RNAcentral holds the sequence, with entries from ENA. Predicted 3D model of a 75-nucleotide RNA (transfer RNA) from Nocardioides panacisoli. It matches the Rfam family "tRNA". Taxonomically the source falls in Nocardioides (Bacteria, Bacillati, Actinomycetes, Propionibacteriales).
């Protein structure tokens, strides 16, 4: 330099072909249980879906540009 993959909650990820309030597990907070914890049960908080444009009635999802991370190729 070029090509491919990837970016969604604190962490690991799902979200298929565009559709209604954006989710799971773990973690965190509260309550229950317990002599106290752990485990278990119940509830809760937490998101500019990397950024900027575009298409559309409607975008995490499609298109364009940029950025971060990973990998291939080449000099």
């Nucleotide at each position: 330099a070029u090509c491919c993959c990837u970016u969604u909650a604190g962490c690991u990820c799902a979200g298929c072909c565009g559709g209604a309030c954006a989710g799971a597990g773990c973690g965190c907070c509260g309550c229950g249980c317990u002599a106290c914890g752990a485990a278990c049960g119940c509830g809760g908080a937490g998101g500019u879906c990397c950024c900027g444009g575009g298409u559309u009635c409607g975008a995490c999802u499609c298109c364009c540009g940029g950025a971060g991370g990973g990998g291939g190729u080449a000099c």